The RNA shown here (transfer RNA) has 74 nucleotides and comes from a Candidatus Kariarchaeaceae archaeon.
Lineage of the source: Archaea > Candidatus Kariarchaeota > Candidatus Kariarchaeia > Candidatus Kariarchaeales > Candidatus Kariarchaeaceae.
The sequence is in RNAcentral, with records from ENA.
The prediction has a mean pLDDT of 82.
Its Rfam family is "tRNA". Rfam links the family to the GO term triplet codon-amino acid adaptor activity.
This record gives sequence, structure tokens and C1' cells, in this order.
RNA sequence: GGGCGCGUGGCCCAGCUAGGUAAGGCAACAGACUCUUAAUCUGUCGAUCGAGGGUUCAAAUCCCUUCGCGCUCA
Repeated sequence: GGGCGCGUGGCCCAGCUAGGUAAGGCAACAGACUCUUAAUCUGUCGAUCGAGGGUUCAAAUCCCUUCGCGCUCA
């Protein structure tokens, strides 16, 4: 330098192929239970999706550029 894949809450990840306002688990917080803790149960909170631009009524999703990481070819 070429090719491929990945980047989404504090962490792990789904959603991308068929555009329609982001699901789940863990964690955190509050409560119930308990002598207390843990476990369990209930509830709450938090991401505009690596960055910029474009298309569109509407973009995590499509297009372009770009950054980082991994694999691979030379």
C1' cells in the first nucleotide's frame, strides 16, 4: 500500500441485508424481603450509534470522505 471485518449507555451486545424516532443482559440507584449482608423480586436511570458531509419527509441503517482497532495479501 491492497482486501475483509469491527466501532452502538459505565461494561457486553442486538438492530444494518428490507430506512420509520435504539431491544436485552450485567452494573449503578431506590424500594420490598432479611437481625445484617448476600441472593431473589419490583421499579428507575442512562447511548441521537467512532468523526464529518450528502441523499431523504425521515438515517445506527443508504452514499462519500476520514479516524481507530483486528485479520489477511504483498